[in-house]
Context: one part of a larger RNA
RNA sequence: CUCUGCUAAGGAACUCGGCAAAUUAACCCCGUAACUUCGGGAUAAGGGGUGCCCUUGUAGGGUGAUUGGUCCUUGCGACCAGGAGCCUGAAAGGGCCGCAGUGCACAGGCUCAGGCGACUGUUUAUCAAAAACACAGGUCUCUGCUAAACCGUAAGGUGAUGUAUAGGGGCUGACUCCUGCCCAGUGCCAGAAGGUUAAGGGGAAAGGUCUAACCGCUUUGAACCGAAGCCCUGGUGAACGGCGGCCGUAACUCUAACGGUCCUAAGGUAGCGAAAUUCCUUGUCGGGUAAGUUCCGACCCGCACGAAUGGAGCAACGAUCUGAGCACUGUCUCGGCAGAGGACUCG
Repeated sequence: CUCUGCUAAGGAACUCGGCAAAUUAACCCCGUAACUUCGGGAUAAGGGGUGCCCUUGUAGGGUGAUUGGUCCUUGCGACCAGGAGCCUGAAAGGGCCGCAGUGCACAGGCUCAGGCGACUGUUUAUCAAAAACACAGGUCUCUGCUAAACCGUAAGGUGAUGUAUAGGGGCUGACUCCUGCCCAGUGCCAGAAGGUUAAGGGGAAAGGUCUAACCGCUUUGAACCGAAGCCCUGGUGAACGGCGGCCGUAACUCUAACGGUCCUAAGGUAGCGAAAUUCCUUGUCGGGUAAGUUCCGACCCGCACGAAUGGAGCAACGAUCUGAGCACUGUCUCGGCAGAGGACUCG
């Protein structure tokens, strides 16, 4: 030094943090709150008992043979009585010993409050197990079957030997109460009158060349016709997304239910709120502590919450995160002792 034990008094004063360790522990009996989705919570919490001997393997429970009886359908029959043997087995009373009786070992610490995620599950093989992923449920959208979607150059295959109560994709994520306004932009869907418009069609006109001339050959090429798309007209937010400013006003003051004005597609509704979101900020008030940048309850001045990129709750659950308490302890005050193995000394 490492490991393993013990430790007076105190008992978290340690520390980022009770990390680690200790406490608790089995079975039986009593008893058990808030809350709740009525299932739970719950082994809640909190108490008591446990050995051996005797009454006594007793009371009781289970099984149930030999046997006795009744009945007839005379059977390997049914029913009643009876109780051997075997298995199991309290409780009570009395007694005995020790410091100690689940005598060794194995065997939940508990409670309160909050955040997140409903839950059981899944994950970074080898620094992350979580609040991340999944999930049942919700919703939108595509798809009528040679389906949509996907793999493949193709043949072919998956979907599916399925058929809209089915299959694919996106978002959300149990349950409860709900899910507001904006279609101006972007996307998607629908529409078809008009505008634009590619290839192509078309061919006015012009040039070159040939010829004595015509007929030809060749090059350029206007008007006009011309699909989808775009422009255009509507719809659509559980599509991508967005959801204001200034000024004045009430008989103390303050504040502004109210009014004016500008802008916008519309100006954030319900609910929540210094929050996993709050910069200022250790906001202010209350609680807990002797003392609390954390925590809990409020307030609302929301730098920069907000409704399926879901909002707010929520019993149960969690090797989750945060705060508090009881119990317990070498975490500490602050060390000490013992054992084992190293180091070290000698050989």
This is a predicted structure of a 347-nucleotide part of an RNA (large-subunit ribosomal RNA, domain IV) from an uncultured Chloroflexota bacterium. It was read from a public genome assembly.